[in-house]
Predicted 3D model of RNase P RNA and transfer RNA as a complex of 450 nucleotides. Its mean pLDDT, the model's own confidence on a scale to 100, is 76. It holds a member of the Rfam family "Bacterial RNase P class A". The family's RNA type in Rfam is ribozyme.
């Protein structure tokens, strides 16, 4: 000193002086309105961030139905819900010890770390380049055998996946026996696969038995199959007052045989639909209240649970701006660098916008583990 | 605030799992007395980063960055 994981997080304390955004109380004796002024008390964050998911709320002639679309994807729990969390199960990498082999290398155990982890024997397609042959394969070189010419480093033809070579990948491994010479041909032990049984577990999944064929390859973050889940739109949703203007102009479609709307596309129902509907050039106004912050809500203590998290019990109330507040500045202390010392510098990422829950990024401390480098 | 696009050579764009390309500019030779046109040859890329899936990633998937559009009411 990098880098990974688990955690934390009001980033300085106190005091003076000057400022800004809501509330409240007075000001306020009055029929409404309630001003200066004067007092109290509040006032960014763990990530407000990116807008990546799930809600909550609000609307939209309730959301039918079928097609396309789009999400998720081991088990089991937890949660208002989730692509989130907890535990597990099976893998992958990397280090280490053991053990067979003694060069390679291969099982097995531990640590740490990480997995978007449903199906490849349901179909279809993909593998460049090399190599002979890239998937119900493949004869370059080899290795047998048989013709030939007539003995060479020779030719034509059959067999022929054990050994070379190529590749990310080459259709099980060892070893016998067969054999022209091989081969799961055939057999004996191992991996490993499908079917079926038994035990273990809620299950994912483990362990072990028989049996069959000897071997199924590799991409589903290719299409696609298989299960479940989704109606859209987002406070610039939406509701109210209030002002102000040209209720202007062009073009198209239409009027019940139906333009056109009913917040993803398409068709079908369904509802609305006529001084009406779409587009395109104008015009105006940039006002105000309400949604707006008390909420799956924060802290403490019991209780269950292994945990994620649920119950209960006290206790607090702690921004709601809208060209957008939340500072600025001086003293003195503590912390850290530089300097001999007066002394001078740093103090991180960041900053609500209608609200919650997660994830992701930024940053700072601790701890841990791994690696380089000096002593 | 909220919703959606793009990033590939100096510039404007194709590519959409296996070798990075097309036109304009650029450079050099040829042509011209010289320029221009033209004609020949060439040179230029972290495909905006970082990771993951794959034998392989410009291309799938993810996170970051930058960059751009469009959403207010009223008759």
């Nucleotide at each position: 000193c990098c880098g990974g994981g688990c955690g934390u997080g009001c980033a300085g304390g106190c005091g003076g002086c000057c400022g800004c955004c809501g509330c409240c109380c007075u000001g306020a004796u009055u029929u409404u309105u309630g001003a200066a002024g004067g007092g109290g008390g509040g006032g960014a964050g763990g990530a407000a961030a990116g807008u990546c998911c799930g809600a909550g709320c609000u609307c939209c002639g309730c959301a039918g139905g079928g097609c396309a679309g789009g999400g998720u994807g081991c088990u089991g729990g937890g949660u208002a819900a989730c692509u989130c969390c907890c535990a597990g199960a099976g893998g992958g990498u990397u280090a280490u010890a053991c053990u067979c082999a003694a060069u390679a290398g291969a099982g097995u155990g531990u640590a740490a770390c990480u997995c978007a982890u449903g199906g490849a024997a349901a179909g279809u397609g993909c593998a460049a380049c090399a190599g002979a042959a890239a998937g119900u394969a493949g004869a370059c070189c080899g290795c047998u055998c048989u013709g030939c010419c007539a003995u060479g480093u020779g030719c034509a033809g059959a067999g022929u996946a054990a050994g070379g070579g190529u590749g990310a990948a080459a259709c099980g491994g060892u070893g016998a026996g067969g054999u022209a010479a091989g081969a799961g041909c055939u057999c004996a032990c191992c991996a490993g696969c499908a079917g079926u049984c038994c035990g273990g577990g809620c299950g994912a999944c483990c362990g072990g038995g028989c049996u069959g064929g000897c071997u199924a390859g590799g991409c589903a973050a290719a299409c696609c199959c298989c299960a479940c889940c989704c109606g859209g739109a987002g406070c610039a949703a939406g509701a109210c007052c209030a002002a102000a203007u040209a209720g202007g102009g062009g073009a198209g479609c239409g009027a019940u045989u139906g333009a056109g709307g009913g917040u993803u596309g398409c068709c079908c129902g369904c509802c609305c639909g006529a001084u009406g509907c779409u587009c395109c050039c104008g015009g105006g106004u940039a006002g105000g209240u309400c949604g707006c912050u008390u909420g799956a809500g924060g802290c403490g203590g019991g209780a269950g649970g292994a945990a994620a998290c649920u119950c209960u019990c006290g206790u607090c109330c702690u921004a709601g701006a809208u060209g957008a507040a939340u500072g600025g500045u001086c003293g003195c202390c503590a912390u850290c660098c530089c300097g001999a010392a007066u002394g001078g510098g740093a103090a991180a990422c960041a900053g609500a916008a209608c609200u919650c829950g997660g994830c992701u990024u930024a940053c700072u401390c601790g701890u841990u583990c791994g690696g380089c480098g000096c002593g | 605030g909220g919703g959606c696009g793009c990033u590939u050579a100096g510039c404007u764009c194709a590519g959409c799992g296996g070798g990075a390309g097309a036109g304009c500019a650029c450079u050099g030779c040829c042509u011209u007395c010289a320029c221009a046109c033209g004609g020949c040859a060439g040179g230029g890329g972290u495909c905006g980063c970082u990771g993951g899936u794959u034998c392989a990633a410009u291309c799938c998937c993810a996170g970051c960055a930058g960059c751009g559009c469009c959403c207010a009411c009223c008759a």